This is a predicted structure of a 74-nucleotide RNA (c-di-GMP-I riboswitch aptamer) from a marine sediment metagenome.
The sequence is in RNAcentral, with records from MGnify.
């Protein structure tokens, strides 16, 4: 980051499975993404213990930060 190239990922929703749940995973499906690749370190949000303090968990396609990576026009 381009009316490029090779490609890649996969929202909502549906179905199977796991989980108290948030949610995860597999298949279908494509809303979109130049890091929508990886990392839960700091926040936000969500779930559970529970009413709170506090603790445990989820989430990277919420922000911020770190690490690695394809192509090659301006």
């Nucleotide at each position: 980051g381009a009316u490029a190239c090779u490609g890649g990922c996969a929202a909502a929703c549906c179905g199977g499975g796991c989980g108290u749940a948030a949610g995860c995973u597999c298949g279908g499906g494509g809303c979109g993404c130049a890091a929508a690749g990886c990392c839960a370190a700091g926040g936000a949000u969500c779930c559970c213990g529970u009413c709170a303090a506090c603790g445990g968990g989820a989430c990277a396609g919420c922000c911020c930060g770190g690490c690695c990576a394809c192509c090659g026009a301006a």

About this RNA:
Its Rfam family is "c-di-GMP-I riboswitch aptamer". Clan: c-di-GMP_I riboswitch clan.